[in-house]
């Protein structure tokens, strides 16, 4: 340099083109406990960037960026 795949909460993953973008775990607060853990209740937290298609894009297209695999 060419080809392929991937990019969503701190982390691991979901999401027919139409949902309040969801779950687990972690974090924070409360309850429980002598304290802590377990357990229960609650809160906060995300779509890589820029365009395009569409009434509507996390989803489809293009380019870029990053990561992985592969060929030379």
């Nucleotide at each position: 340099g060419g080809g392929c795949g991937c990019g969503u909460a701190g982390u691991u993953c979901a999401a027919c083109g139409g949902a309040u973008a969801g779950a687990a775990u972690g974090u924070c607060g409360g309850g429980u406990u002598u304290c802590g853990g377990c357990c229960c209740c609650g809160a906060g937290g995300a779509u890589c960037u820029a365009g395009g298609u569409u009434c509507g894009a996390u989803u489809c297209c293009u380019a870029g960026c990053g990561c992985g695999c592969u060929c030379g």